Model confidence (mean pLDDT): 80 of 100.
Predicted 3D model of a 73-nucleotide RNA (transfer RNA) from a Candidatus Woesearchaeota archaeon.
The RNAcentral record of the sequence draws on ENA.
Taxonomically the source falls in Candidatus Woesearchaeota (Archaea, Nanobdellati).
[in-house]
RNA sequence: GCCUCCAUAGCUCAGCCGGUAGAGCGUUCCGCUGUUAACGGAAAGGUCGCCAGUUCGAGUCUGGCUGGAGGCG
Numbered sequence: 001g002c003c004u005c006c007a008u009a010g011c012u013c014a015g016c017c018g019g020u021a022g023a024g025c026g027u028u029c030c031g032c033u034g035u036u037a038a039c040g041g042a043a044a045g046g047u048c049g050c051c052a053g054u055u056c057g058a059g060u061c062u063g064g065c066u067g068g069a070g071g072c073g
Base pairs, nucleotide, nucleotide: 001072002071003070004069005068006067007066010025011024012023013022019056027043028042029041030040031039049065050064051063052062053061
């Protein structure tokens, strides 16, 4: 230098064929319990890496950039 893949909640990851962003764990609160743990319930938490484009509408499609992983030279 070239090619492929990845980037979504604090962490690990879903999200189909473009149509209201989700799960588990964690955190906070409540219930239960003599207490803790466990268990049950609820809540908070996201400019979907960045900048543009397409579209009535983009996490999803297109281009560029940044960062990470792997491969080739």